About this RNA
Glycine riboswitch aptamer from Candidatus Thiodiazotropha endolucinida, 89 nucleotides, folded computationally. The RNAcentral record of the sequence draws on Rfam and Ribocentre. RNAcentral records the identical sequence in 2 taxa.

[in-house]
RNA sequence: UCCACCCCCGUGGGAGAGGCCGGCCCAAGCCGGCGCCGAAGGCGCAAUCCCGCCCGGAAUCGCUCAGGCAAAAGGACCGUGGGGGGAAG
Repeated sequence: UCCACCCCCGUGGGAGAGGCCGGCCCAAGCCGGCGCCGAAGGCGCAAUCCCGCCCGGAAUCGCUCAGGCAAAAGGACCGUGGGGGGAAG
């Protein structure tokens, strides 16, 4: 110096499920109610990682607390640009 990989920012793509019922002047807003979704986050007796065990890590699996069920916003994850770090070689 290069690279796996990690973090941050920008950018392109990005699913699912009632724009339900009642009330509030109308409403996509607020309150109440029922029915649903899982890909922010969270949790798990969990697939699984490690030669084996223990410890530890941990999923796109499970739960549905939170969040969401027209648009907008958000969105795991993938691509890409920049910045920082960077093991082995």